[in-house]
Context: one part of a larger RNA
Formats: sequence, structure tokens, C1' cells
RNA sequence: AUUGAACGCUGGCGGCAUGCUUAACACAUGCAAGUCGAACGAGGACUACGACUUCGGUUGUAGAGCCGAGUGGCGAACGGGUGAGUAACGCGUAGGGAUCUGCCCUAAAGUGGGGGAUAACCCGAGGAAACUCGGGCUAAUACCGCAUAAUACCUCCGGGUCAAAGACAGCUUCGGCUGUCACUUUAGGAUGAACCUGCGUCCGAUUAGCUAGUUGGUAGGGUAAAGGCCUACCAAGGCGACGAUCGGUAGCUGUUCUGAGAGGAAGAUCAGCCACACUGGGACUGAGACACGGCCCAGACUCCUACGGGAGGCAGCAGUGGGGAAUAUUGGACAAUGGGGGCAACCCUGAUCCAGCAAUGCCGCGUGUGUGAAGAAGGCCUGAGGGUUGUAAAGCACUUUCGGUAGCGAGGAAAGGUUAGGUGUUAAUAGCACCUAGCUGUGACGUUAACUACAGAAGAAGCACCGGCUAACUCUGUGCCAGCAGCCGCGGUAAUACAGAGGGUGCGAGCGUUAAUC
Repeated sequence: AUUGAACGCUGGCGGCAUGCUUAACACAUGCAAGUCGAACGAGGACUACGACUUCGGUUGUAGAGCCGAGUGGCGAACGGGUGAGUAACGCGUAGGGAUCUGCCCUAAAGUGGGGGAUAACCCGAGGAAACUCGGGCUAAUACCGCAUAAUACCUCCGGGUCAAAGACAGCUUCGGCUGUCACUUUAGGAUGAACCUGCGUCCGAUUAGCUAGUUGGUAGGGUAAAGGCCUACCAAGGCGACGAUCGGUAGCUGUUCUGAGAGGAAGAUCAGCCACACUGGGACUGAGACACGGCCCAGACUCCUACGGGAGGCAGCAGUGGGGAAUAUUGGACAAUGGGGGCAACCCUGAUCCAGCAAUGCCGCGUGUGUGAAGAAGGCCUGAGGGUUGUAAAGCACUUUCGGUAGCGAGGAAAGGUUAGGUGUUAAUAGCACCUAGCUGUGACGUUAACUACAGAAGAAGCACCGGCUAACUCUGUGCCAGCAGCCGCGGUAAUACAGAGGGUGCGAGCGUUAAUC
């Protein structure tokens, strides 16, 4: 000088930050990933009309809009947490070639014609439950053939193989046309991801040898892709005192702290990368996972049970127990920024933005200002004259920051909706997209910031030290006791070193102590 600090005493306000460093210990409860009815069929509420009626209701048809279990699509691989493991191409940096990439952008071409199922639903069965099974009906942007087929794929260069889906809006001569969003194939881009390599990356030699898929080759398999990645065969290699192997410790970096620098130490918050998700293993789906709030198996633990069998995973946000010197609310809102879904309106979002708690840190402000000598009283000291506390107080004259009360009141708001005009598309003055203008309109924070008024010095100072180092001295008590102490050392009857008091010194909403780093 510094700290994610803790402890002791004390404590007025604000701004900005930060807040389980220990048990990757166990978790009650709530929330943290949904959305789309403009993909699909059934259903419900409600409304309108009709029929029946025991006047309670029952039932049929239609419905712009509303609800939402199910099929289907996209998302759930992002965002958020933690640092257990890892000494490694994990990270950092500089390169490389044998790769994939949903949504997005650009370009080319296409979207024809058919089929069979299945959930929901109904009926039945089993089970304590979780749930499961059988029969029957039905739709699709779900599923499967056929057609078309290149600049795609395979090829023995003859040839062969592969796709698709519609929905909504407007007009209509009811044939269709147009637009938007979708869908299929191909090429390129952007973004993201995978792989390989040079160099760098802690301690130990009281760890000296290590290695059989081991090192290389051929052939095959596998992968998005190079490769012992895997398999068969062949060869006998490969690494190592320039420290292999083994053991210990550890997430890495940008950065942070310190220092004149060189260095040393650290890796909280923020940002990038990696790894993990009760422990171990495995694959499925998918553009992407071997998947925190998905699946399967094994294990430990907890819970339910009708004992046959089931359920669970906070290292998400709060919160609980435990551990600990020690670390916060079971808060508000999607208003903004961003993300997912949707044509959109909008919905979801413990990401985020805010608020709450804590002097944990940094910064700012205040606790009054001027005047005031009878140098008051009181305290302390005294050589008893006085000295000091001390302009300090009182008194007098002012001010009102902050706090309090009342009022006024920005900015964070861009969007969205609607009307009118214009441009583009088009057969179209529909519709749709964009631009401009008018109107309307969305704020959790929030009793916001800022400003105004009112009252009244009114509500606001402590902590450590005073032997030397080291700024600051006397008295009383104690008597090697009680005690102090960072080092030297004080204390055994005149202690500036213990304890108290008066006085002083230093810092100040803090001050000391302890711990740690330079």
C1' cells in the first nucleotide's frame, strides 16, 4: 500500500460497487421453458334460433371471437449456476487442412398426382398408486410409395439413384388469379462448431527408467472429417537428465494487488475459453447434446406404498438445516435491454432491470457560522501567588446543507393501435410491405431525480494512542502483585511503560486488532 475479509468499541445521510473464500454437504415450499388455433381433428364455456318438458332442465343446428387436454412444428444444446475433476492441444498465442452448420442472406430450379395408419374420442380390462393393456372411429405442414431430376450423389463412364405441404388474406365470370408466411433440391455467403500442429503454461530425483495398440506400414471398418479412432496382418519401434514415467497441488486467460522498475503474489466481481450437473456408465432424438430443471442401467441416500411396486435430484432464484470467524429477501416488474415461440396482437423469461438487508469497500456531504474575557462556575495541577481546560461554554446575532413535513415534477418511451397521403407488388383503387404526417398510447423503480415552501441549532462523534522506535505528560492508586508488551523491555513505595483521572496527539463515520499478499 492492498483485501470478496472477520472480531471489538462506535455509528447521521447519499451515490456507486460488492456480499458462502468453509460441506461439488443434505434439502421442505414456491417460481426459474415455453409458444403456435394462420399445421390438425374432436371437445368445452358462451351467444342466437328451434324442439321436448315433471318447469328443475334435456336436446338439435349455427357461430366472428374465447378456452384449452391430444397429434404436429419450432424452442428446450441459448440464457443461468459451480470449479469437483483436469498439468491436458485444457488454456494462451501463432498457424493449418481432411470437415459439418437449424434459423438468416444471395442466386437458380421446383412445389404434380395418390395411399395406408394413429393419438385425442368411445367401449372394456388390470393396478393402492405411478401407470399399463385390448377392441372400434378420425385429421393433418405427422407417415409412405409414384411422377419429375441437375451444376446433387454413386459409377466399371455404359448407366443408375434421390424431393416437396400447405395455411391465411383479397378479388373472382367459381375455371382461377394475386400477395404474404411456409415447403423441396442445388450453389455461394455469414455465423457457430469439430479436428491437427509450433511455442508457452506449478512443485518434487528422498520418483530413473516408461511403453504391446505401444511406434510405424498395408488392407478394411468407422466418423461430418484427417488419424491405431477400431480390427486383421507385417515390421520393431516410440518417449526419457533439454527430466520421460510416477507422486503432490491446481480450472486457464484478459486482468487484479504490490513495486521506481525488474519482479513477486492472486485468478472474487466483469469478459473469453474449458469442465461438471446426486456418484459411475450408456446411448436415443436432433442442424447442434452423449443433454442442470430429457431417457435407460447400476449404486448411495430420501420419500410414498394396499409390500406386489413406485417417486426424487437447488453447483438456477429466493429460502431451510448443517459446517464455519464469516457472507443478504421464501420481494416487484417484464417499463427498458436481450432471448424463445407466433403473420401479428401477444405470451413466456428468478436472463435482465429494480427494490430490500449489511459502514463490506470506494467517493461525497453533514453534525453548525460569526461574535463573545467577568478569562464565569466546575474539573485537574500547584511552589497556594497562580496555571490549565479556554473563545471553549453561557450570552448576543445569523444560516438551514442533510434529515423531517407538504407540494410540484422531468428523463429512462423506442414501440404498438388507428386515420390520411405516397412508393412498390398486382389485372386491381382489394390485400400486403415500406416511408411520411396527425391522433392515441405503454414506467416495476416511484412517496424517482431535480425544484419549491415550512419549522427550528433544532435530530447527528467516536476510536486508538501518549517510555524509545513514534506525534503526544502530569497526578492518584498499586508495590516483581495486579497487569502491559509489535521489538527493546516496564512493575520489588516517588512507575511519563500497569489501572483510573485531567490534559494532549493522530485519524474521523469511522477507529483499532487479527489474518493474508507485495
This is a predicted structure of a 518-nucleotide part of an RNA (small-subunit ribosomal RNA, 5' domain) from an uncultured bacterium. It matches the Rfam family "Bacterial small subunit ribosomal RNA". Gene Ontology terms of the family: ribosome and structural constituent of ribosome. The coordinates come from a structure-prediction model, not an experiment, and the mean pLDDT is 86. RNAcentral holds the full RNA, with entries from ENA and SILVA.